[in-house]
RNA sequence: GAUGCGCGAAGUGAGGGCCGCCCUCGGCUUCUUUGAAGAUGUCGAUGGAGGAAAGUCCGAGCUCCAUAGGGUAAGGUGCCGGGUAACGCCCGGGGACUGGCUCCGGCUGGUUACGGAAAGUGCCACAGAGAGUAGACCGCCGAUGGCUCUAUUAAAGAGAACAGGCAAGGGUGAAAGGGUGCGGUAAGAGCGCACCGAGCUUCCGGAAACGGAGGUUGCAAGGUAAACCCCACCUGGAGCAAGGCCAAAUAGGGGACGAUGAGAUGCCCGUUUCAUUUGAGUCCCGGGUAGGCUGCUUGAGGCUGCCAGUAAUGGCAGCCCUAGAUAAAUGGCCCUCCUGCUACCUUGGUAGCAGACAGAACUCGGCUUAUUAACGCGUGUCUGAC
Numbered sequence: 001g002a003u004g005c006g007c008g009a010a011g012u013g014a015g016g017g018c019c020g021c022c023c024u025c026g027g028c029u030u031c032u033u034u035g036a037a038g039a040u041g042u043c044g045a046u047g048g049a050g051g052a053a054a055g056u057c058c059g060a061g062c063u064c065c066a067u068a069g070g071g072u073a074a075g076g077u078g079c080c081g082g083g084u085a086a087c088g089c090c091c092g093g094g095g096a097c098u099g100g101c102u103c104c105g106g107c108u109g110g111u112u113a114c115g116g117a118a119a120g121u122g123c124c125a126c127a128g129a130g131a132g133u134a135g136a137c138c139g140c141c142g143a144u145g146g147c148u149c150u151a152u153u154a155a156a157g158a159g160a161a162c163a164g165g166c167a168a169g170g171g172u173g174a175a176a177g178g179g180u181g182c183g184g185u186a187a188g189a190g191c192g193c194a195c196c197g198a199g200c201u202u203c204c205g206g207a208a209a210c211g212g213a214g215g216u217u218g219c220a221a222g223g224u225a226a227a228c229c230c231c232a233c234c235u236g237g238a239g240c241a242a243g244g245c246c247a248a249a250u251a252g253g254g255g256a257c258g259a260u261g262a263g264a265u266g267c268c269c270g271u272u273u274c275a276u277u278u279g280a281g282u283c284c285c286g287g288g289u290a291g292g293c294u295g296c297u298u299g300a301g302g303c304u305g306c307c308a309g310u311a312a313u314g315g316c317a318g319c320c321c322u323a324g325a326u327a328a329a330u331g332g333c334c335c336u337c338c339u340g341c342u343a344c345c346u347u348g349g350u351a352g353c354a355g356a357c358a359g360a361a362c363u364c365g366g367c368u369u370a371u372u373a374a375c376g377c378g379u380g381u382c383u384g385a386c
Base pairs, nucleotide, nucleotide: 001382002381003380004379005378006377007376008375010372013337014336015335016334017333018332019331021048022047024045025044026043027042028041030039031038032037050357054368055367057366058365059364060363061362062239063238064237065236069269070268071267072266074235075234076233077232078231079093080092081091082090083089094114095112096111097110098109099108100107101106115230116229120228121227122224123223124222137170138169139166140165141164146162147159148158149157178196179195180194181193182192183191197219198217199216200215201214202213203212204211205210243294244293245292246291253285254284255283256282257281261274262273263272264271301320302319303318304317305316306315307314308313338355339354340353341352342351343350344349345348
């Protein structure tokens, strides 16, 4: 210098003019009305789409279901501690894996679906001898006592490799029954020993996960739980199309179940409400209406400062009110400047192009995804110079 990735803040980078739309407030005019007030028109003023508004993946606030009781089913989370209204989120710490630098002491980044395999079940294809109380393809030994030859009173010696021994070496594989080294052996093997690892255990540090030091045992029959499962903790259900109010319309329609009845948002139990044949309610078929108001924006709210804390965050004080549409408003045009790129002319100008992802619909805390025109920090790779 180029390029990639991550994080942060911020979101075409700023200003002006004209016209247009919506909420709220105010003025004027006309109409309705006993009046208050309402409706139409017009004028003026303040305000008017995001960091993700997206996904609908979590958690809540809020609303309704008689209570929100017990159990079960189903589902979720999963190292330790803290934060939070809560969470599967955030912060800090630990373990495992891993990148860079290094004076080899350490320093500095990244990922993490991180409880349990000795409760049980399942799976580990193919290759390979053998894939979990296994196993001999290539191999090594063949001492012992058997086999063969020579020799002998006997012993001894030699031989090929049978019987027999081995799983250390090689091969297969993602993975082969702890690892390295020494001894030992016929050749080997935790067979023995040292160190590492593993089990059991003691002490120290730490609130804890865990870390460090020691003792002891030759010591495992592996891996896998985003496989079933076990353990710990959490969860009543449905959702603003929740729910409430007003108006209007219809067919005061038909059928089934129904007394040990029906309802109470998976099922069972409990509890309770209604009803008890002139029957509560549920289900099915058919018909009508689908209009208006509200919920609807003052909130676990925002900003600034101080204090506590490593931090997330909390406390105190002050200031502020920042869309509420309803087929869905929040826009269009012009000018000037800004940033970047290209071309030309020549040191500064002219012209052109570009300036991301993308639009509230009850609200909020998160996560995930999309995106970078311009800015800052960190980090990797490549190139060049010293």